[in-house]
RNA sequence: GCCGUUGUGGCCUAAUGGAUAAGGCAUCUGCCUCCUAAGCAGAGGAUUGUGGGUUCGAGUCCCAUCAACGGUA
Numbered sequence: 001g002c003c004g005u006u007g008u009g010g011c012c013u014a015a016u017g018g019a020u021a022a023g024g025c026a027u028c029u030g031c032c033u034c035c036u037a038a039g040c041a042g043a044g045g046a047u048u049g050u051g052g053g054u055u056c057g058a059g060u061c062c063c064a065u066c067a068a069c070g071g072u073a
Stems, first nucleotide, its partner, number of pairs: 001072007010025004018056001027043005049065005
């Protein structure tokens, strides 16, 4: 250089082109406890790597680009 795979809350993982992007862990608040942990109840946190396009509708399809990983001369 070329080819391929992956990219979604702090972390891990879902979501058939139909929508309010779901769940677990973690964090925060409350209950409980002498205190902590555990347990129980609740809350916040995502413009789905970035920029365009297709579509009535895109996390999903297309193009470009960035990053990580793999292959190849």